[in-house]
Context: one part of a larger RNA
RNA sequence: CUGGGUUUAAAGGGUGCGUAGGCGGAUUUUUAAGUCAGUGGUGAAAGCCCGGAGCUCAACUUCGGAACUGCCAUUGAUACUAUUAAUCUUGAAUACAGUUGAGGUGGGCGGAAUGUGUAGUGUAGCGGUGAAAUGCUUAGAUAUUACACAGAACACCGAUUGCGAAGGCAGCUUGCUAAACUGUUAUUGACGCUAAGGCACGAAAGCGUGGGGAGCGAACAGGAUUAGAUACCCUGGUAGUCCACGCCCUAAACUAUGUUCACUCGACACUGGCAAUACACCGUCAGUGUCCAAGCGAAAGCGUUAAGUGAACCACCUGGGGAGUACGUUCGCAAGAAUGAAACUC
Numbered sequence: 001c002u003g004g005g006u007u008u009a010a011a012g013g014g015u016g017c018g019u020a021g022g023c024g025g026a027u028u029u030u031u032a033a034g035u036c037a038g039u040g041g042u043g044a045a046a047g048c049c050c051g052g053a054g055c056u057c058a059a060c061u062u063c064g065g066a067a068c069u070g071c072c073a074u075u076g077a078u079a080c081u082a083u084u085a086a087u088c089u090u091g092a093a094u095a096c097a098g099u100u101g102a103g104g105u106g107g108g109c110g111g112a113a114u115g116u117g118u119a120g121u122g123u124a125g126c127g128g129u130g131a132a133a134u135g136c137u138u139a140g141a142u143a144u145u146a147c148a149c150a151g152a153a154c155a156c157c158g159a160u161u162g163c164g165a166a167g168g169c170a171g172c173u174u175g176c177u178a179a180a181c182u183g184u185u186a187u188u189g190a191c192g193c194u195a196a197g198g199c200a201c202g203a204a205a206g207c208g209u210g211g212g213g214a215g216c217g218a219a220c221a222g223g224a225u226u227a228g229a230u231a232c233c234c235u236g237g238u239a240g241u242c243c244a245c246g247c248c249c250u251a252a253a254c255u256a257u258g259u260u261c262a263c264u265c266g267a268c269a270c271u272g273g274c275a276a277u278a279c280a281c282c283g284u285c286a287g288u289g290u291c292c293a294a295g296c297g298a299a300a301g302c303g304u305u306a307a308g309u310g311a312a313c314c315a316c317c318u319g320g321g322g323a324g325u326a327c328g329u330u331c332g333c334a335a336g337a338a339u340g341a342a343a344c345u346c
Base pairs, nucleotide, nucleotide: 004317005316006315007300008299012314014201015200016199017198021194022193023192025088026087027086028085031082033081034080035077036076037075038074039073040072041071042070049065050064051063052062053061054060091191092188093187094186095184096183097182098181099180100179103177104176105175106174107173108172109171110154114150115149116148117147118146119145120144121143125136126135162169163168206247207246208245209244210243211242215241216240220236221235222234223233258313259312260311261310262309263308266291267290268289269288270287271286272285273284274283295302296301319346320345321344328339329338330337331336
């Protein structure tokens, strides 16, 4: 380089926005760069190949031809690609009118539970386990009643539900804000798709500064269990979990399935619109699920939400270990992250 692949065998980037680049709808037109055809020049000789000739043959030598698939110039062709100019509406977007939702962010409010404090009632246990003990308790606990305070999470509704690019999002209410869908087909007129670098977001844990700290709870301590028990169980309990600001940038970041477009039997259910209706059945668009035809697949299975049939672009893979290691570089406060080998060995 050609070819083959990426759900589970190695392999889809965590997700989006977007630069370069790659690719790009319909009709007419210009040019003729790519493309195609003709002609001319050049493409040394030798060699290779073909047909002859000469050494007794052959190797070898020699003559002729072909070839040299290329490059340059020139004359044409114009379907396709490109380019120029113009037009179009179906891709894309906008406008208008509605709808939907745990989408985001800031504020306010709420009740249950838990813990603590104060006060009352009340007396000997409470708690915990497989069984116990550590622990709490006559300085009055546990239980119960009233009041107060604190922090965190929002039972039921709740769902195979919904929203979001992903991470993720759930009490009620409100300010700001983003999106999707539907309907009309009004406007723009290819404005599109993808996307190396780049930028932004990115669970949990962790880090920095300052708050906060009810419950839970790494570490730690004690009690058990056990041959031991640096565990599982129990009693405590610090970081942390929460808030603000700033870092970190990783996950089985999973649908282990990149994004976009077109095409390809059906059935059932749900969500949001539209249309219609006496209730319904039926219709249509968008989404979410289940089961299947063809097809695909090593099989499991996938199956209009494809892993089917095609197209465009990006990312990634090439035996196991060594190793996501070493070295170097970039980033980071650090932890570490990103990039990422080889020797050797089977």
A computed fold for a 346-nucleotide part of an RNA from an uncultured bacterium, annotated as small-subunit ribosomal RNA, central domain. The prediction has a mean pLDDT of 87. The RNAcentral record of the full RNA draws on ENA, Greengenes and SILVA.